Overview: The prediction has a mean pLDDT of 75. Predicted 3D model of a 354-nucleotide RNA (Bacterial RNase P class A) from a Gammaproteobacteria bacterium. It matches the Rfam family "Bacterial RNase P class A". The family's RNA type in Rfam is ribozyme. From the family's description: Ribonuclease P (RNase P) is a ubiquitous endoribonuclease, found in archaea, bacteria and eukarya as well as chloroplasts and mitochondria. Its family is annotated with dimeric ribonuclease P complex, tRNA processing and ribonuclease P activity in the Gene Ontology. It is recorded under the gene name rnpB.
RNA sequence: GGAGUCGGCCGGGCAGUCGCUCCGCCACGGUGGUGGCGGGGAGGAAAGUCCGGGCUCCACAGGGCAGGGUGCCAGGUAACGCCUGGGCGGCGCGAGCCGACGGCCAGUGCAACAGAAAACAUACCGCCACCCCGUCGUUGCGGCGGGAGGUAAGGGUGAAAAGGUGCGGUAAGAGCGCACCGCGCUGGUGGUAACACCAGUGGCAGUGUAAACCCCACCCGGAGCAAGACCAAAUAGGGGAACGAGAGUGUGGCCCGCACUGUUCCCGGGUAGGUCGCUAGAGGCGUGCGGUGACGUGCGUCCCAGAUGAAUGACUGUCCCCGACAGAACCCGGCUUACAGGCUGGCUCCGUCC
Numbered sequence: 001g002g003a004g005u006c007g008g009c010c011g012g013g014c015a016g017u018c019g020c021u022c023c024g025c026c027a028c029g030g031u032g033g034u035g036g037c038g039g040g041g042a043g044g045a046a047a048g049u050c051c052g053g054g055c056u057c058c059a060c061a062g063g064g065c066a067g068g069g070u071g072c073c074a075g076g077u078a079a080c081g082c083c084u085g086g087g088c089g090g091c092g093c094g095a096g097c098c099g100a101c102g103g104c105c106a107g108u109g110c111a112a113c114a115g116a117a118a119a120c121a122u123a124c125c126g127c128c129a130c131c132c133c134g135u136c137g138u139u140g141c142g143g144c145g146g147g148a149g150g151u152a153a154g155g156g157u158g159a160a161a162a163g164g165u166g167c168g169g170u171a172a173g174a175g176c177g178c179a180c181c182g183c184g185c186u187g188g189u190g191g192u193a194a195c196a197c198c199a200g201u202g203g204c205a206g207u208g209u210a211a212a213c214c215c216c217a218c219c220c221g222g223a224g225c226a227a228g229a230c231c232a233a234a235u236a237g238g239g240g241a242a243c244g245a246g247a248g249u250g251u252g253g254c255c256c257g258c259a260c261u262g263u264u265c266c267c268g269g270g271u272a273g274g275u276c277g278c279u280a281g282a283g284g285c286g287u288g289c290g291g292u293g294a295c296g297u298g299c300g301u302c303c304c305a306g307a308u309g310a311a312u313g314a315c316u317g318u319c320c321c322c323g324a325c326a327g328a329a330c331c332c333g334g335c336u337u338a339c340a341g342g343c344u345g346g347c348u349c350c351g352u353c354c
Base pairs, nucleotide, nucleotide: 001350002349003348004347005346006345007344008343009342010341012319013318014317015316016315017314018313020041021040022039023038024037025036026035027034028033043325047336048335050334051333052332053331054330055224056223057222058221067220068219069218070217071216072086073085074084075083076082087101088099089098090097091096102215103214107213108212109209110208111207124155125154126151127150128149131147132146133145134144135143136142137141163181164180165179166178167177168176182204183202184201185200186199187198188197189196190195228276229275230274231273238267239266240265241264242263243262247261248260249259250258251257283302284301285300286299287298288297289296290295320323
């Protein structure tokens, strides 16, 4: 100097004018109105609403079934499907990146096309001694063709065909024998563990598929701030008490009686409306300590949006590299997705110079 990889941070600046919302103080004065002063006012994702938790109401002795989720090991955490560290596998020269990464000797299902054969063991082309038949050559014997048989090394099909390479062996072959690698079993060593390594031993287990049913282990009650709590009109309706002198309607042929309609007072539910929940929190920043790390903890310091037709804007001037994705609605921890441009740190590889 170039190429790459892993993080951290920022997300137009300044000034003026006019507004919006919340809080505190003051004044007028009113009933939350107006004005003044001071202070706060969107994001790294506020987004998708995909996980986890707090909070609220409902349900609930405990356990099980069903259903759903998670799935190498250890740790972190309020919890997680998140994070950290490690193991194994794959990719990369490397820094580093990616992985639903438990179990098909419990059972069941599926495996298209091609192919002889797809889980039952089999043989399409090949290769091959002995044996049988035919034929040719002079008998022994040899050549050719066929049958019966042996073989699974080679070819061919396929995503996949009962380990791989080499040597020996054989009629040809074959773990048939041997060496190395792989695999199973046993033991040992290291490690909390996943797992790794070493030694011995067996010629070698009957394919793949569990984001197929399923099995195993662990976790999970439901609904959500329109949760939920409180105050509480008008109108209509409900319950109770008192008054009934009179009237009406129904029952009835008629009277009495009974029921309803009435007046006054009280009570409770609920609607509109209002208040709370509503922002001080698993909080931010700085620093010390413990830990490889995620993280934990001590001290100091700060208060940092809380609206409810729903505020955070508009205009002007000026500067620059001319400004991306995008707008809170109960809160928090994650994941995922979107994003113009810029700043910065660690590490790797290549080239050059000293």
The source organism's lineage runs through Bacteria, Pseudomonadati, Pseudomonadota and Gammaproteobacteria.